[in-house]
RNA sequence: GGGCCCAUAGCCUAGUUGGAUAGGGCGUCGGACUUCUAAUCCGAAGGUCGGGGGUUCAAAUCCCCCUGGGUCCG
Numbered sequence: 001g002g003g004c005c006c007a008u009a010g011c012c013u014a015g016u017u018g019g020a021u022a023g024g025g026c027g028u029c030g031g032a033c034u035u036c037u038a039a040u041c042c043g044a045a046g047g048u049c050g051g052g053g054g055u056u057c058a059a060a061u062c063c064c065c066c067u068g069g070g071u072c073c074g
Base pairs, nucleotide, nucleotide: 001073002072003071004070005069006068007067010026011025012024013023019057028044029043030042031041032040050066051065052064053063054062
């Protein structure tokens, strides 16, 4: 330098034939239970879907550029 893959909440992850209010687990916070803690149960908060453009009535999803990471080739 070139090819391919990945990037979604504090962490892990589903969704990628374009049409949902972006879902789940862990964790956090509040409550119930308990003598207390743990476990269990209930509830809540938390996301510009890596950044910027484009296409479209509509983009996490398609296209382009960039950034970071992985991998292979030279």
This is a predicted structure of a 74-nucleotide RNA (transfer RNA) from Candidatus Methanorudis spinitermitis. Taxonomically the source falls in Candidatus Methanorudis (Archaea, Methanobacteriota, Methanobacteria, Methanobacteriales). The coordinates come from a structure-prediction model, not an experiment, and the mean pLDDT is 81. Rfam family: tRNA. By type it is a transfer RNA. The sequence was found in a public genome assembly.